Predicted 3D model of a 74-nucleotide RNA (transfer RNA) from a Methanobacteriota archaeon. It was read from a public genome assembly.

RNA sequence: GGGCCUGUAGUCUAGUCUGGAUAGGACACCGGGCUUCGAACCCGGCAACCAGGGUUCAAAUCCCUGCAGGCCCA
Numbered sequence: 001g002g003g004c005c006u007g008u009a010g011u012c013u014a015g016u017c018u019g020g021a022u023a024g025g026a027c028a029c030c031g032g033g034c035u036u037c038g039a040a041c042c043c044g045g046c047a048a049c050c051a052g053g054g055u056u057c058a059a060a061u062c063c064c065u066g067c068a069g070g071c072c073c074a
Stems, first nucleotide, its partner, number of pairs: 001073007010027004020057001029045005050066005
C1' cells in the first nucleotide's frame, strides 16, 4: 500500500442477513430476604448500540466517510 472482518452497560454477548414502537440475556455492582457470619440461593434495582452524514414514515440493523481493533497478502 491492497483486501476482508469486528465495534451494543464495568465485562461477555443476542438482535444486523430480511428496518418496526418500551434494545434482551449472563457475570459484576447496589438494596432487601435467607444465614450466628459469609458463600450459595431468592426478590428488586442501576447501566449500552464507536463518531458524523445519507436513505426512510421509521435505522443497532441498509449506504457513505472517519476513528479504533484484528486477520491475510505485498

Model confidence (mean pLDDT): 82 of 100.